[in-house]
Molecule: c-di-GMP-I riboswitch aptamer
Organism: Actinomycetota bacterium
């Protein structure tokens, strides 16, 4: 230095729910709030799931804290 791994330490993120706001909607954003997370950081590339439209063939969206994959990355015991 790299990979694996995840004791300790410094910190970090923020589920449900509530309020406000945007959206037809799934859902997004901000505030509160913590269920949890060693990638719960980023990417919608492939699935799954969800929404809208539909001639029911499909088309357009959402979601990374469902799985797979890609990229970057703090610390350093066994």
């Nucleotide at each position: 230095c790299c990979a694996g791994c995840g004791a300790a330490a410094u910190g970090g993120c923020a589920a449900a729910c509530c309020c406000g706001u945007c959206g037809u909607g799934a859902g997004g954003c901000g505030g509160g709030g913590a269920c949890g997370c060693a990638a719960a950081g980023c990417c919608a590339g492939g699935g799954a799931c969800c929404u809208u439209c539909u001639u029911a063939g499909g088309a357009a969206g959402g979601c990374c804290g469902c799985c797979c994959g890609g990229c970057c990355a703090c610390c350093g015991a066994a």